[in-house]
Predicted 3D model of a 78-nucleotide RNA (transfer RNA) from Vulcanisaeta distributa DSM 14429. It matches the Rfam family "tRNA". The sequence is in RNAcentral, with records from ENA and GtRNAdb. A source record names the gene tRNA-Val-TAC-1-1.
């Protein structure tokens, strides 16, 4: 320096190809119910600038262009 992929709750992660319901799961936290108690197990809640900024559209997690970080290869220097 060239190509590919990847960023979404605290973690893990589905949607993206083919825009359109309040952004969905699991794990974890929190309250409650059950236990003598704990865990299991059951019901509820709280937690998201969908990595940034821009374009296009009535409408953008999606689709384009820029930026930034992570991975993977190749290729330079020495």
């Nucleotide at each position: 320096g060239g190509g590919c992929c990847c960023g979404u709750a605290g973690u893990c992660u589905a949607g993206c190809c083919u825009g359109g319901u309040u952004a969905g799961g699991a794990u974890g936290u929190c309250c409650g119910c059950c236990u003598u108690a704990c865990g299991a197990g059951c019901g509820g809640g709280a937690g998201g600038u969908c990595c940034c900024g821009g374009g296009u559209u009535c409408a953008a997690g999606u689709c384009c262009c820029g930026g930034c970080g992570g991975g993977c290869c190749c290729a330079c220097c020495a």